RNA sequence: GCCGGAGUGGCGGAAUUGGCAGACGCGCCAGACUCAAAAUCUGGUGCCCGCAAGGGCGUGGAGGUUCAAGUCCUCUCUCCGGUA
Numbered sequence: 001g002c003c004g005g006a007g008u009g010g011c012g013g014a015a016u017u018g019g020c021a022g023a024c025g026c027g028c029c030a031g032a033c034u035c036a037a038a039a040u041c042u043g044g045u046g047c048c049c050g051c052a053a054g055g056g057c058g059u060g061g062a063g064g065u066u067c068a069a070g071u072c073c074u075c076u077c078u079c080c081g082g083u084a
Stems, first nucleotide, its partner, number of pairs: 001083007010026003019067001027045006046057004060076005
């Protein structure tokens, strides 16, 4: 150089054929239980605007297609594998 694969919350990791992004687990926060802790159980847990109701943004980056994109197309960055 060429070919193939991967990149999603703090971490791991889902998302059928393009149709509610973040299921599920871990972690973290709060509560229950306890003398106290561990374990266990319950609830919560991306960012921004807003008093609230609600609205907007968010899948490595930038464009495109589409009513709709994590998913399809183009370019690009990083990592892994193969190959000369």